[in-house]
């Protein structure tokens, strides 16, 4: 270096609520833990959700775009970062 423990200090906080913002998706704040070694920040690939267009068709899906909005607790990438035994 790194490796991720029945370690130690210590942190985030799923679902579900309560108030609040947005058209939605979702977001923020309180309560609340289902988990998390990057569940810390980044929309840089992919994916996935909302909404608007176009093509098709009308049943409402299926393809397609957005220089449009969101998810970082869906998976890669990148930049920081506490701890830190065995092997």
């Nucleotide at each position: 270096c790194a490796a991720g423990a029945c370690a130690a200090a210590g942190g985030c906080a799923a679902a579900c609520u309560c108030g609040g913002c947005a058209a939605a998706a979702g977001c923020c704040g309180g309560g609340g833990a289902c988990g998390c070694a990057a569940a810390g920040c980044u929309g840089c690939g992919g994916g996935c959700c909302c909404a608007c267009c176009c093509c098709c068709c009308c049943g409402u899906g299926u393809g397609g775009g957005u220089a449009g909005g969101g998810c970082a607790g869906c998976c890669g990438g990148g930049c920081u970062g506490c701890c830190g035994a065995a092997a």

Record summary: This is a predicted structure of an 87-nucleotide RNA (c-di-GMP-I-GGC riboswitch aptamer) from a Bacillota bacterium. The sequence was found by an Rfam model in a public genome assembly. Taxonomically the source falls in Bacillota (Bacteria, Bacillati).